[in-house]
Context: one part of a larger RNA
RNA sequence: UGACGGAAGGGCACCACCAGGAGUGGAGCCUGCGGCUUAAUUUGACUCAACACGGGAAAACUCACCCGGCCCGGACACUGUAAGGAUUGACAGAUUGAGAGCUCUUUCUUGAUUCGGUGGGUGGUGGUGCAUGGCCGUUCUUAGUUGGUGGAGCGAUUUGUCUGGUUAAUUCCGAUAACGAACGAGACUCUAGCCUAUUAAAUAGUUCGCCGAUCCCGUUUUGUCGGUGCAACUUCUUAGAGGGACAAGUGGCGUAUAGCCACACGAGAUUGAGCAAUAACAGGUCUGUGAUGCCCUUAGAUGUUCGGGGCCGCACGCGCGCUACACUGAAGGAAUCAACGUGGUCGCACUCCUUGCCCGGAAGGGCUGGGUAACCCGUUGAACCUCCUUCGUGCUAGGGAUUGGGGCUUGUAAUUAUUCCCCAUCAACGAGGAAUUCCCAGUAAGCGCGAGUCAUAAGCUCGCGUUGAUUACGUCCCUGCCCUUUGUACA
Numbered sequence: 001u002g003a004c005g006g007a008a009g010g011g012c013a014c015c016a017c018c019a020g021g022a023g024u025g026g027a028g029c030c031u032g033c034g035g036c037u038u039a040a041u042u043u044g045a046c047u048c049a050a051c052a053c054g055g056g057a058a059a060a061c062u063c064a065c066c067c068g069g070c071c072c073g074g075a076c077a078c079u080g081u082a083a084g085g086a087u088u089g090a091c092a093g094a095u096u097g098a099g100a101g102c103u104c105u106u107u108c109u110u111g112a113u114u115c116g117g118u119g120g121g122u123g124g125u126g127g128u129g130c131a132u133g134g135c136c137g138u139u140c141u142u143a144g145u146u147g148g149u150g151g152a153g154c155g156a157u158u159u160g161u162c163u164g165g166u167u168a169a170u171u172c173c174g175a176u177a178a179c180g181a182a183c184g185a186g187a188c189u190c191u192a193g194c195c196u197a198u199u200a201a202a203u204a205g206u207u208c209g210c211c212g213a214u215c216c217c218g219u220u221u222u223g224u225c226g227g228u229g230c231a232a233c234u235u236c237u238u239a240g241a242g243g244g245a246c247a248a249g250u251g252g253c254g255u256a257u258a259g260c261c262a263c264a265c266g267a268g269a270u271u272g273a274g275c276a277a278u279a280a281c282a283g284g285u286c287u288g289u290g291a292u293g294c295c296c297u298u299a300g301a302u303g304u305u306c307g308g309g310g311c312c313g314c315a316c317g318c319g320c321g322c323u324a325c326a327c328u329g330a331a332g333g334a335a336u337c338a339a340c341g342u343g344g345u346c347g348c349a350c351u352c353c354u355u356g357c358c359c360g361g362a363a364g365g366g367c368u369g370g371g372u373a374a375c376c377c378g379u380u381g382a383a384c385c386u387c388c389u390u391c392g393u394g395c396u397a398g399g400g401a402u403u404g405g406g407g408c409u410u411g412u413a414a415u416u417a418u419u420c421c422c423c424a425u426c427a428a429c430g431a432g433g434a435a436u437u438c439c440c441a442g443u444a445a446g447c448g449c450g451a452g453u454c455a456u457a458a459g460c461u462c463g464c465g466u467u468g469a470u471u472a473c474g475u476c477c478c479u480g481c482c483c484u485u486u487g488u489a490c491a
Stems, first nucleotide, its partner, number of pairs: 001491002006486008016475002020439005027323003031319004035314002043054002065309005071303001076119005086113001089108002092105003123297002126295003132291001134285003137281003144183003148179002150159003162174001164173002188274003194243002198240004204234004208229007249263005325432001329391006343376001352371003356367004398429001403424005445467008
């Protein structure tokens, strides 16, 4: 001095508690991990900081694993053989999963590209993340970290970096042997709200003309819809430049300091995220890379490609989830409202988003068009919700696992059933023990939609809107973190 341990005092956090909400843990299924099994069930990761993670939803490919078969994509140098031929390719038959001349029989073809040896390369999802880079994660979402000059100490070191108040904050006020600084915090960037102020818009509209249709009377004055206008405008829509909030105003509390509380005015009086220091970890990744050391292998290959299988296997244990256990509900009608996105022609096409009409119970199919997109799909007529009817507490019309039969679609290929549709089948589950997770406002939860993956394709993830609570607005009791003091061990 303090990675650590003991004690005391402060402060902080829904990865802590309290008050609660939704749960998970129990059931069925999906999915990841272990175990078992297996030719192989490739592998990394194992407390927070592994386990719907590797953007990991693997039919082939992927692919690393298993069983088999071709190929050389063995540069270059030296040397040997060698134009009287180094070598290459091949029909048919046998052989083979195979229309692999792979090998054999048989002969033709080719012409210095190769072939043999040695050295040396190359490739490798082979090993080592405990040799590394880079990236990421975590300590660690807290407030922490550092040097210059000066002071103290022989010195390591310390002061600065603090008794106190305050803050989300080493944020400020103040105190002061320190003074003046730097990184981090904050500021900043993106995003969400406001703007009848500005700039505009036939890829957004509104209003007004004109024409037409329709309802039932607005028939002199115009309700609804469609078309059109070198008519006007920008409220709505879009988005550039800007503005706007600063605890600014008032009243309390407070050294009447920093600030805190309440109210008023207001679209806002903490929107949500990103970025993020110093020091570390022998945290993860050599399976992201034509980043990479060393080792291994390198033609009977751990290279590469082809065919098949596996990663999906099931006495079992654990984790993330989906569906439920019904009446605040299920089923059938009707009505009615979103937002964020995306969409073939190009380097590969990996044949995209799809209106309308017709066929079909549906999945789907056919014919037509539009769209490289504020133009078309599309005013994305989403779901929950709302209204009406049926059911009526019954493992029931709750639930929809499992299984049988049939149909289409994607794909070279669907068996170990890709997804989807129809009919039938109708399992557990009557609210889940001990434990335990997440969370405070447009949040939790319910509900659907879009994107990623994607030939086929969401029980996942990332976003988006819609309906929208209860309970805190505190504490240090549990679990942890930070600071100070202390003494004794320890390095």